[in-house]
Context: one part of a larger RNA
């Protein structure tokens, strides 16, 4: 001197872009954050409107609302997005490989199929139980839910036999034997689906070289331990897990144990080495009250799914249940400290649907904060041998000082008014064409009457902070008397203090300046 997610003190005008619980992974009131769908059964209401009745208050069919809304069976997505850093010194993580030991839903491409049949059950209805929460039974019913039958090979296992190559185990092709498993419709009639197999793409999962903090006042540590055989598990290799069998395995190049941390791209700082760091943004990995467990699935052992145990909070007729904000707001709490219980799906992106759309607190905006960076304002020209006041004085003057006033102009910013956007093209309708395409027009904006643009009228609204002994740029009067006090350091104060405290002058940065904290 540079940084900083900063907080203190004093101040404070405006804009743009970024950033905002570093502490208690503490508790959480209340709202919203993950659904969608012409697979399918069954199906309202409120309004409206017609016409009949009527004790004038209505009542009851009819159309409509509508095959629409709730619920329910199903696909699919809820493993993505978001949040947070507890654990974790470990193939976590980063980096260079390897799987001849793997998976892979939507997606793309290539090849074959989509034949005939059964039995349920939820919604419903009834009937019971219970305070709820929810439960049970009895009956009906459908599907692209669930089950057999057929066809099936290039698939999966298996025999015979033969070829190619390789990196040890082996890998990959032909031929042949046998044995196993498919499928679902749907509507506008031209799509979407579904069954199976080869490929790719993308995403995973395993495995290894290196390389990743302190501690020896931690020196010995370890029975599934270290190796085989053999069987199970798993997508897949293996002590992964199980029997048997041997007695190994690491270790001073630091095992084991303690302590501390998520890592990485980066970020700060240096001339570089190299130190330090891991906010925001980006890739990994970990976790979702705590600890443990599977389940459904292409995917978890699943943050707003499921069970069990535990703490806790709540309900309760005491028998029993009910939850999980480290999503995005918001309360408490703790701290020096860090914001709104907004707005919109208009854009990007994301799930579902053929599409319309429908959902989306991702996300895009607006709020609040000098937290930070950047850029602008607070006016400009003239204007005295120099008003005034105030300061200091040797009393003669000086010093604030062109500073003021005054005269003359801009007119940024903020006010007012008056025009006003790009961010939008797609889908999708419509119309043309050379019709899987393209070309024209239509419509869709949270922000937002916002940015911007012209116009009005006016120096009006708009400067502080800190320091002046030496380091270190700026000096002088009172006032205190080793006292009150300063102080980064070296020191200053005990009657003339440029060092305490005021006033005046002065010097530095400036919508900021000081001060502590931490890094280099």
């Nucleotide at each position: 001197g540079g940084a900083u997610g900063a907080a203190c003190g004093c101040u404070g005008g405006c804009g743009g872009c970024g950033u905002g619980c570093u502490u208690a992974a503490c508790a959480c009131a209340u709202g919203c954050a993950a659904g969608u769908c012409u697979a399918g059964a069954a199906g309202a209401a409120c309004g409206a409107g017609a016409a009949u009745c009527u004790u004038c208050g209505g009542a009851a069919u009819c159309u409509u609302u509508a095959g629409u809304a709730a619920a329910c069976u199903g696909g699919c997505a809820g493993a993505c997005g978001g949040g947070u850093g507890c654990g974790u010194a470990a193939c976590g993580c980063g980096u260079a490989g390897g799987c001849a030991a793997c998976c892979u839903g939507c997606c793309c491409u290539c090849g074959a199929g989509u034949g005939g049949g059964g039995a349920a059950u939820a919604a419903c209805a009834u009937c019971g139980g219970g305070a709820a929460a929810c439960c049970g039974g009895u009956g009906c019913u459908a599907a692209u839910a669930c089950c057999g039958c057929a066809u099936a090979a290039a698939a999966u296992c298996u025999u015979c036999g033969g070829a190619u190559c390789g990196c040890a185990u082996g890998a990959u092709c032909c031929u042949u034997u046998g044995a196993u498993c498919a499928a679902a419709g749907a509507u506008u009639u031209a799509u979407c689906g579904c069954u199976u197999g080869g490929g790719g793409a993308u995403g995973g999962g395993c495995c290894u070289g290196c390389g990743u903090c302190c501690u020896a006042u931690u020196a010995g540590u370890u029975u599934g331990u270290u190796g085989g055989u053999g069987a199970g598990g798993u997508a897949a290799c293996g002590g992964c897990u199980c029997a048997c069998c041997a007695a190994g395995a690491c270790u001073g190049c630091g095992a084991u144990g303690g302590g501390u941390a998520g890592c990485u791209g980066g970020u700060c700082u240096g001339a570089g080495a190299g130190g330090a760091u891991g906010a925001u943004c980006a890739g990994c990995c970990a976790c979702a009250c705590u600890g443990g467990c599977a389940c459904u699935g292409a995917g978890a052992c699943a943050c707003g799914g499921g069970c069990c145990a535990g703490a806790c909070u709540c309900c309760u007729a005491c028998g029993g249940g009910a939850g999980g904000c480290a999503g995005c707001a918001g309360u408490g709490a703790g701290g020096a400290a860090u914001a709104u219980u907004g707005g919109g799906c208009a854009a990007u992106g994301g799930g579902c649907g053929a599409a319309a759309g429908c959902c989306u607190g991702a996300c895009c905006c607006a709020g609040c904060a000098a937290c930070g960076c950047c850029g602008c304002g607070u006016g400009g020209g003239u204007g005295a041998u120099g008003a005034a006041g105030c300061a200091c004085u040797g009393a003669g003057g000086u010093g604030u000082g062109u500073a003021a006033a005054a005269c003359c102009c801009u007119g940024u910013u903020a006010g007012g008014a008056g025009g006003g956007a790009a961010g939008a093209a797609c889908a999708u309708c419509c119309c043309g064409u050379u019709u899987u395409a393209c070309g024209g027009g239509a419509c869709u904006g949270a922000c937002g009457g916002u940015a911007c643009c012209u116009c009005c009228a006016g120096a009006g609204a708009a400067a502080g902070c800190u320091c002046c002994g030496g380091c270190u740029a700026a000096c002088u009067c009172c006032g205190u008397g080793c006292c009150a006090g300063c102080a980064g350091c070296c020191g200053c104060g005990g009657u003339a203090a440029c060092a305490c405290g005021g006033g005046g002058g002065g010097a530095g940065c400036a919508a900021g300046c000081g001060u502590u904290a931490u890094c280099c």